[in-house]
RNA sequence: GAACUGAAAAGGCAACUUCGUCGAAAGGCGAAAGACGCAAAGUCACCGGCCUAAAGGGAUUCACCCCCAUGGCAGCGGAACCGCCAAA
Numbered sequence: 001g002a003a004c005u006g007a008a009a010a011g012g013c014a015a016c017u018u019c020g021u022c023g024a025a026a027g028g029c030g031a032a033a034g035a036c037g038c039a040a041a042g043u044c045a046c047c048g049g050c051c052u053a054a055a056g057g058g059a060u061u062c063a064c065c066c067c068c069a070u071g072g073c074a075g076c077g078g079a080a081c082c083g084c085c086a087a088a
Base pairs, nucleotide, nucleotide: 012038013037017032018031019030020029021028022027036075042081043080046078047077048076049073050072051071056067057066058065
């Protein structure tokens, strides 16, 4: 000097709940309240995984069932990009 790791400090994000709103739903957004937790719980749907099933298809003869993402999840994992402080 570089790599791995991340104690401490300054901060950051915000699980769950309620209300409103968009949506077929999953889920998103906003507010209140409140922190489950997170060293990337910052960004990103490229890969895997998971959720939903409107339209479509199948079956059925009744609104139930099956398949399906073009819809979602970044607080499921990986990859990519940016990033505060730094002891042992």

A computed fold for an 88-nucleotide RNA from Derxia gummosa DSM 723, annotated as c-di-GMP-I riboswitch aptamer. Lineage of the source: Bacteria > Betaproteobacteria > Alcaligenaceae > Derxia > Derxia gummosa. The sequence is in RNAcentral, with records from Rfam. Its Rfam family is "c-di-GMP-I riboswitch aptamer". Gene Ontology term of the family: cyclic-di-GMP binding.